The RNA shown here (c-di-GMP-I-GGC riboswitch aptamer) has 85 nucleotides and comes from a Gammaproteobacteria bacterium.
Its Rfam family is "c-di-GMP-I-GGC riboswitch aptamer". Rfam links the family to the GO term cyclic-di-GMP binding. Its Rfam clan is "c-di-GMP_I riboswitch clan".
The organism belongs to Gammaproteobacteria, within Bacteria.
The coordinates come from a structure-prediction model, not an experiment, and the mean pLDDT is 84.
RNA sequence: AAACUUCAGGGCAAACCCGGCGAAAGCCGGGGACGCAAAGCUACCGAUCUAAAGGUUUCGACCUAUGACUGCGGAGCUGCCGAAA
Numbered sequence: 001a002a003a004c005u006u007c008a009g010g011g012c013a014a015a016c017c018c019g020g021c022g023a024a025a026g027c028c029g030g031g032g033a034c035g036c037a038a039a040g041c042u043a044c045c046g047a048u049c050u051a052a053a054g055g056u057u058u059c060g061a062c063c064u065a066u067g068a069c070u071g072c073g074g075a076g077c078u079g080c081c082g083a084a085a
Stems, first nucleotide, its partner, number of pairs: 005084003011036002016031006034071001040077003044074003048068002054063003
């Protein structure tokens, strides 16, 4: 220097539980750890989820994002650690 295999330090935190917000998807706080080297940031592209308002209706329901998701795949920006092999 490259790489990110192992170990150590530090970081994040799925499911689930409690409280709050929301029509819902989901989000926030606390507890908790399945995992993560970008599981840091940005809804920019695709996928996915929801359907309050709006539209349609044979009244069963259906369509629609302006809502949500970056821990689904891309893209852009930024970026930590010291030893061993």